[in-house]
Context: one part of a larger RNA
RNA sequence: UUGGGCGUAAAGAGCUCGUAGGCGGUUUGGUAAGUCGGAUGUGAAAACUCAGGGCUCAACCCGGAGAGGCCAUCCGAUACUGCCAUGACUAGAGUCCGGUAGGGGAGUGUGGAAUUCCUAGUGUAGAGGUGAAAUUCGUAGAUAUUAGGAAGAACACCAGUGGCGAAGGCGGCUCACUGGCUCGAUACUGACGCUGAGGGGCGAAAGCGUGGGGAGCAAACAGGAUUAGAUACCCUGGUAGUCCACGCCGUAAACGAUGAGAGCUAGCCGUCGGGUAGUAUACUAUUCGGUGGCGCAGCUAACGCAUUAAGCUCUCCGCCUGGGGAGUACGGUCGCAAGAUUAAAACUC
Numbered sequence: 001u002u003g004g005g006c007g008u009a010a011a012g013a014g015c016u017c018g019u020a021g022g023c024g025g026u027u028u029g030g031u032a033a034g035u036c037g038g039a040u041g042u043g044a045a046a047a048c049u050c051a052g053g054g055c056u057c058a059a060c061c062c063g064g065a066g067a068g069g070c071c072a073u074c075c076g077a078u079a080c081u082g083c084c085a086u087g088a089c090u091a092g093a094g095u096c097c098g099g100u101a102g103g104g105g106a107g108u109g110u111g112g113a114a115u116u117c118c119u120a121g122u123g124u125a126g127a128g129g130u131g132a133a134a135u136u137c138g139u140a141g142a143u144a145u146u147a148g149g150a151a152g153a154a155c156a157c158c159a160g161u162g163g164c165g166a167a168g169g170c171g172g173c174u175c176a177c178u179g180g181c182u183c184g185a186u187a188c189u190g191a192c193g194c195u196g197a198g199g200g201g202c203g204a205a206a207g208c209g210u211g212g213g214g215a216g217c218a219a220a221c222a223g224g225a226u227u228a229g230a231u232a233c234c235c236u237g238g239u240a241g242u243c244c245a246c247g248c249c250g251u252a253a254a255c256g257a258u259g260a261g262a263g264c265u266a267g268c269c270g271u272c273g274g275g276u277a278g279u280a281u282a283c284u285a286u287u288c289g290g291u292g293g294c295g296c297a298g299c300u301a302a303c304g305c306a307u308u309a310a311g312c313u314c315u316c317c318g319c320c321u322g323g324g325g326a327g328u329a330c331g332g333u334c335g336c337a338a339g340a341u342u343a344a345a346a347c348u349c
Stems, first nucleotide, its partner, number of pairs: 003321004007303002012317001014202004021195003025089003028085004033081002035077007048066003052062003092192001093189003097184003104178002107175001109173002111155001115151008126137002163170002207248006216242002221237004259316006267294012298305002322349003331342004
């Protein structure tokens, strides 16, 4: 519980598409459903209000008048909302045309550095590691160095509060395929829009299934140290995994801890992409779209936010309602499982 809220106190769903629903630009005519006015009916009695009467007053009682929501019928009003128009419009939205930028996506091929391993040469006693050591490797020739070969994974510099993507996320190079943004112009459609309960899809890492692959790294595990102990931090090894294909899982401090859309409200300084003008290496001014820093009004409990709002308003959705118990139990749904999702109560402070 008809209230107030959601950056940090409880609270924005991880993101998106979209069904129902809700909301919706300018204008003309009609209608009169919502809305507004009037009339009639109904609105029992008691109660309530008003004036009056009766108990010595009052409470109380009696008769009278009034008021009263919903509803029904009729007559009107037409500003707003709705509905109708094979009405109109172009400022929202979209299409056509011409360009730009980009680690956007999925696939093919390919490059160099590094690492490890193998083979061969040179070469000899150490190497490695640490706070110091030891486990470990090495005279069966290690470490170092030279040449050749193999493999897998990741792409130094460029690199930037710089770019792209709805979010998760995306970075060597090349090719073909493909999504979206943005700028500039005219032409076109003519409200085609916004949000979105359910629902569909995407969704880091870890994990799971089947089959590959396995260089480095490395949960688990083993050993060496440290320590009172050391199931750790440090060291030597090392298996899942990390990689690929297909299928699942569906969660994260999935964060801007800030839902989406629209309008309005001082500025200044960077930077990315495009345009216009002056002017032409350059620069300056201006404009549109991003991305940052500072700052006014305003807001805020404060911190802070501040045209990328947490300001002023509107539309729609989600969510919160003292702490613990508990994001748990039970039940349902999903999953191979791990578990996920939905989600209490007793009790207690």